[in-house]
Description:
Lysine riboswitch aptamer from Bacilli bacterium VT-13-104, 178 nucleotides, folded computationally. Rfam family: Lysine riboswitch aptamer. Its family is annotated with lysine biosynthetic process in the Gene Ontology. Rfam describes the family as follows. Riboswitches are metabolite binding domains within certain messenger RNAs that serve as precision sensors for their corresponding targets. The sequence is in RNAcentral, with records from Rfam and Ribocentre. Its mean pLDDT, the model's own confidence on a scale to 100, is 79.

RNA sequence: AAGUAAGGUAGAGGUGCAAAGACCAUCAGUACUUAUGUAGAGGAGAAUGAGAUCUGACGAAACAUAAGGAAAGGGGAAUUUGCCGAAGCGGAGGGAUUCUCAUUAUCCCAACGUUGGGUCUGUAUUGAAUAAGUACAGAACUGUCAUAUAGGGGACUAUAUGGGGGGCUAUCUAGCUA
Repeated sequence: AAGUAAGGUAGAGGUGCAAAGACCAUCAGUACUUAUGUAGAGGAGAAUGAGAUCUGACGAAACAUAAGGAAAGGGGAAUUUGCCGAAGCGGAGGGAUUCUCAUUAUCCCAACGUUGGGUCUGUAUUGAAUAAGUACAGAACUGUCAUAUAGGGGACUAUAUGGGGGGCUAUCUAGCUA
């Protein structure tokens, strides 16, 4: 020189990923409030059950009419910010959410497992929704590496097959073999 194990730094994929506030549409003439009428004993939390507390014939819940009338989550196009396991999902664990407890449900946290990326189609599910998300399956596309074939002086290009992000490219440190 070369090979190999490990660590650091910087990058690439592109309708790339995520977050934030303002705006816009939807949510919705819904929830809720008031008045009137019917009605006649229950009602009050994210759901159910039990308990506690409060409330109800000075009229609960429910229904109808009239007047008034939201918000959150999710979404859209742009802007800004952080990034390339970006981020998403999964079950168990811990924590939080109704007045308390129990079971669910929702949210957060770290570890573990899993997915290269986006698009389209179908099914299921969440959702007000035909929006959007998630899971599974399929289809082509795309990025990267390896192998094979062909072209080329070479760098590399094209096709086919296969693998995965703990990867790939570049570079640095420096251990081992020699």